Large-subunit ribosomal RNA, domain I from Candidatus Vidania fulgoroideorum, 482 nucleotides, folded computationally.

[in-house]
Context: one part of a larger RNA
C1' cells in the first nucleotide's frame, strides 16, 4: 500500500407517515367600485419579531345564538387581564358602526402611501334640481385589427390560421333567432347544441391539405312589436300572506364488561348490546357500543333568495279583436377592386363591402349554385325575445385502479419568501423526538455557554434535538499478500 472480516464515523437512500397538492362530479355564486374598489403603505396587543385579524372606536365596538372555559398561530412564561352581570368560539346583502394614508384617486401639486391648501376634478344627459360614467377582475362571449416559426420533405399560391399576442365592449352566460329559409312535384316550418349524414359531395401548385349541406335521430322549445280609428281586456312592479331554501344552532342509540399479553388495548379470549346510526376521524397498537361525529329529527331576533296566492288603495302604461292604411331607396342589382361562404375566379350562384352607376312598387319583388323559360316557394333593405349551449378567479359538499416530500403546485415549512437583476423579469433549498416534554435535576472531565462521562426520565436515549438510517467516502483493530 492492497484485499478480507469486524467495528465506528460520515452521508441521507429506503420503508412507514401526511398538515399540501392534482383531477373530477354535484350544488351555489357569477361580480367589486365615487356610499371610494382591486391592490398596497403605515399603524393597532400589558410585555410583540413574523404571520393572521383589525383601523386612531384599530388581534376589535354592536346585535343574535350558545356554554365553561378563555386572552389568534409560531410559543411558552409572567400578569394587580377579562369572564355565569354569560367571556372565548360561531353567525350577521345595504351589516348598527368605525374604517389613517396611497391607489380610478377626483381641491392644487407630486419622486404612490407625501406637500400646499379648505376647495370639491373631468365628461355625458338635463331648463334646472340633479342623475350617470370612469377603475379592477380567472376562463367563457361578440366585434376590430392581425403574425411567424411550421407543413408542403426546398419554395412563392396554399398551410400553420383568422390561430397567437394586441384592442374595444358586454353578460351570467354571450351570440343567434321567428324565413325575401330549405326542399323538389312529396313536403318541412325561428334560433342554438349534440349524434349521424361523412372524411361523403366538393375544393385544392387537383400538391400538402381543406372540407360542407339537405334529409334523419335527440336536447330544449315561444313567440312577438312598431301607423291610425273603434271596441274591449286585464297585465307587470310594489305591497300583503303562505310555503320552501340560505346565512349561527340543538337533540342524537348501544360494553370503557371478563380473563391474557403489553409501557399502553382498540389485539386475543369469554359473554352481551345498538343499528333509520357498521361514513369518517381521534383516543399510549387494529373501537358500531370511549370521544367528536354519523342516520333521523330540530332551529332564526335579523337579513336575503325562489315559488304560489291575494290585491282595497298606489305606481308604470301594456295587451287583445276588428277595420283601414301601410308593407322600409341612393336600397336591391350591375361594373371594377377586395373579403366571407368547405368552395384558391373558377361556368360561381349566395353574403359583406371600397369606387362608379342605379330599379320595380304586390298586376310587384327575391330565391331554387352561371343564364333563360316553366313551376314551386318566400316577402329584403326596422326592432325585441327565455330554454337547450360555453366557462370557473370564487363558496360548500363528495369522489379518485391520482402524487406521497428530487413526487405532487414554483411553494406540505415566515413562498412568489430568501436570493439574483438598473429594470422588465428570474426564482430556490427547507417536513417527521416521544403516547406524553416526562426536553436530561445533581455530580465529574474540560479554558469553556463547546463536547463528553455518570446519574435520572422513558417501552426504547444506538428515540437527546432527535423515526428508520442503505451505498459511495473516512478511520480503528485483526488476519493475509507484497
Nucleotide at each position: 500500500u492492497g484485499c478480507u472480516u469486524a467495528u465506528a464515523g460520515u452521508g441521507g437512500a429506503u420503508g412507514c407517515c401526511u398538515u399540501g397538492g392534482c383531477a373530477a362530479c354535484c350544488a351555489g355564486a357569477g361580480a367589486c367600485g365615487a356610499a371610494g374598489a382591486a391592490g398596497g403603505a403605515c399603524g393597532u396587543a400589558g410585555u410583540u419579531g413574523c404571520u393572521u385579524a383589525c383601523g386612531a372606536a384599530a388581534a376589535u365596538u354592536c346585535c343574535g345564538a350558545g356554554u365553561a372555559g378563555a386572552g389568534a398561530g409560531c410559543a411558552a412564561a409572567c400578569c394587580u387581564u377579562a369572564u355565569u352581570u354569560g367571556a372565548u368560539c360561531c353567525g350577521g346583502a345595504a351589516a348598527a358602526a368605525u374604517c389613517u394614508c396611497c391607489g380610478a384617486a377626483u381641491g392644487g401639486g407630486u419622486u404612490a402611501a407625501c406637500c400646499c391648501a379648505u376647495u370639491u376634478a373631468u365628461c355625458a344627459c338635463g331648463a334646472g334640481a340633479g342623475u350617470g360614467a370612469a377603475g379592477u377582475u380567472a376562463a367563457c362571449g361578440c366585434a376590430g385589427a392581425g403574425a411567424a416559426c411550421u407543413g408542403a420533405a426546398a419554395c412563392a399560391u396554399c398551410u400553420u390560421a383568422g390561430u397567437a399576442a394586441c384592442u374595444g365592449c358586454a353578460g351570467g352566460a354571450a351570440a343567434a333567432g321567428a324565413a325575401a329559409u330549405c326542399a323538389a312535384a312529396a313536403g318541412a316550418g325561428a334560433u342554438u347544441u349534440c349524434c349521424u349524414u361523412a372524411g361523403u359531395a366538393g375544393u385544392g401548385g387537383c400538391g400538402a391539405g381543406c372540407g360542407a349541406a339537405a334529409a334523419g335521430g335527440a336536447a330544449a322549445c315561444a313567440g312577438c312589436c312598431a301607423u291610425a280609428a273603434u271596441u274591449g281586456u286585464a297585465a307587470u312592479u310594489a305591497c300583503u300572506u303562505g310555503u320552501g331554501g340560505u346565512u349561527a344552532u340543538u337533540u342524537g342509540a348501544a360494553u370503557u364488561a371478563u380473563u391474557u399479553u403489553u409501557g399502553a388495548a382498540u389485539a386475543a379470549u369469554u359473554a352481551g348490546c345498538c343499528a333509520a346510526a357498521g361514513a369518517a376521524g381521534g383516543u399510549a397498537a387494529a373501537a358500531g357500543c370511549c370521544c367528536u361525529g354519523u342516520a333521523a329529527a330540530u332551529u332564526a331576533a335579523a337579513a336575503c333568495c325562489a315559488c304560489a296566492a291575494g290585491c282595497a288603495a298606489a305606481a308604470u302604461a301594456a295587451c287583445a279583436a276588428u277595420u283601414a292604411a301601410a308593407c322600409a331607396a341612393g336600397u336591391a342589382a350591375a361594373a371594377c377592386g377586395g373579403a366571407a361562404c368547405a368552395c384558391g375566379u373558377g361556368a360561381a350562384a349566395u353574403u359583406c363591402u371600397g369606387u362608379u352607376u342605379g330599379a320595380a312598387g304586390a298586376a310587384g319583388g327575391g330565391a331554387g349554385g352561371a343564364c333563360c323559360a316553366c313551376c314551386u316557394u318566400c316577402c329584403a333593405a326596422g326592432g325585441c325575445u327565455a330554454a337547450a349551449u360555453a366557462c370557473u378567479a370564487c363558496u360548500g359538499g363528495u369522489u379518485g385502479a391520482c402524487c406521497u416530500a428530487u413526487a405532487g403546485u414554483g411553494a406540505a415549512c415566515a413562498a412568489g419568501u430568501a436570493c439574483c437583476g438598473u429594470g422588465a423579469g428570474g426564482g430556490a433549498a427547507a417536513g417527521g423526538u416521544g403516547a406524553a416534554a416526562a426536553g436530561a435535576a445533581c455530580c465529574c472531565c474540560g479554558a469553556g455557554u463547546a463536547g463528553g462521562g455518570g446519574a435520572g426520565u422513558g417501552a426504547a436515549a444506538c428515540a437527546g434535538a432527535c423515526c428508520u438510517g442503505a451505498a459511495a467516502c473516512u478511520g480503528u483493530a485483526a488476519g493475509c499478500a507484497c